[in-house]
RNA sequence: GAAGCGAGCCAGACCGCCGCUGGUGCAUGUCCCGAAAGGGCGCACUGGAGGAAGGUCCGGACUGCGCAGGGCGGCGUAGCAGCCAACGGCUGUCCACCGCAAGGUGAGGAUCAGAGCAACAGAGACGAGCCGAUUCAGUUCGGGUGAAACGGGCAAUCUCUACGCGCAGCAAUACCAAGUAGGCACACGUUGACCUGGCCCGGGGAGUGUGCGGGUAGGUAGCACCGAGCCAUCGCAGCGAUGCAUGGCCCAGAGGAAUGGCGGUCACGCCCUCGGCCCCGCAAGGGAUCGAGGGCGCACAGAAUCCGGCCUAUCGGCUCGCUUCACAU
Numbered sequence: 001g002a003a004g005c006g007a008g009c010c011a012g013a014c015c016g017c018c019g020c021u022g023g024u025g026c027a028u029g030u031c032c033c034g035a036a037a038g039g040g041c042g043c044a045c046u047g048g049a050g051g052a053a054g055g056u057c058c059g060g061a062c063u064g065c066g067c068a069g070g071g072c073g074g075c076g077u078a079g080c081a082g083c084c085a086a087c088g089g090c091u092g093u094c095c096a097c098c099g100c101a102a103g104g105u106g107a108g109g110a111u112c113a114g115a116g117c118a119a120c121a122g123a124g125a126c127g128a129g130c131c132g133a134u135u136c137a138g139u140u141c142g143g144g145u146g147a148a149a150c151g152g153g154c155a156a157u158c159u160c161u162a163c164g165c166g167c168a169g170c171a172a173u174a175c176c177a178a179g180u181a182g183g184c185a186c187a188c189g190u191u192g193a194c195c196u197g198g199c200c201c202g203g204g205g206a207g208u209g210u211g212c213g214g215g216u217a218g219g220u221a222g223c224a225c226c227g228a229g230c231c232a233u234c235g236c237a238g239c240g241a242u243g244c245a246u247g248g249c250c251c252a253g254a255g256g257a258a259u260g261g262c263g264g265u266c267a268c269g270c271c272c273u274c275g276g277c278c279c280c281g282c283a284a285g286g287g288a289u290c291g292a293g294g295g296c297g298c299a300c301a302g303a304a305u306c307c308g309g310c311c312u313a314u315c316g317g318c319u320c321g322c323u324u325c326a327c328a329u
Stems, first nucleotide, its partner, number of pairs: 001325010012266007020048007029041001031040003050300001054311002057309005062169004074165005079093005094108001095106004109160002114158002116154002126151001130143004173221004183212006194204003229249005235244003268297009278287003
């Protein structure tokens, strides 16, 4: 220098103006919306998307179901040892396969419990035997094909073994709570309750009143969290996953769903023009690099109860370690 392998990181920066939204503090009106429950309106300070927030595939937290125990069934996992709250995740290692190598990939238990399957070729494919030669005698010898010819193979076919899993999921669930929608109980009522302005007449008239509890619309909590929390360490133990120690931090949270828009400066990438310098070439021309100007671009994507993984998407760029080859010393 070329081609690779592995691990990690960034995902434009800053300033100004205008907005959206959470929290805290102050303010708090005979204020606004609503029957109520409850929500909103001002000012100041402050927080406000990701490495995947995605797919919803796996495992948990949490909640309800009789706190969940046993049996059958069903589903899942599978070398060995470990890590972890848990896992189908991760680490180490053995084996097999791929690669010259660095490395990568692997549903990797059992076919002496039972069943099933085997294309093409071949006479015959899992039942054993068949074909040719040979012998007193299935007695002995040989057999093209094919992955496999009594010897086995496939468990990613059923099955068996071991281990794990109760079911449903935040639209879980808990609380508050309208319509007189509907229920129950009691009282009164065609011998007229009740309505018709208080009473009488007249008229209408089959329900009226009180109490109770359940749910729907709606509202609040769950829900933004001192936590399997985040960051740092030339700390300790371990090959490692990881655990421990010390110090620091508090870090988005709506509910038709905030996290944005405009302008400027700088940076990055690509293209075009002009200029300088270098290399190749007889030349035409081509290549590399520096400077100035202009244009365009800046991916995948966007929290929705939370967390740990896996998988998938991703313009462009950076760092570290290692392998093979070539060259120079």
A computed fold for a 329-nucleotide RNA from Rhizobacter gummiphilus, annotated as Bacterial RNase P class A. The coordinates come from a structure-prediction model, not an experiment, and the mean pLDDT is 77. Rfam family: Bacterial RNase P class A. Rfam classes the family as a ribozyme.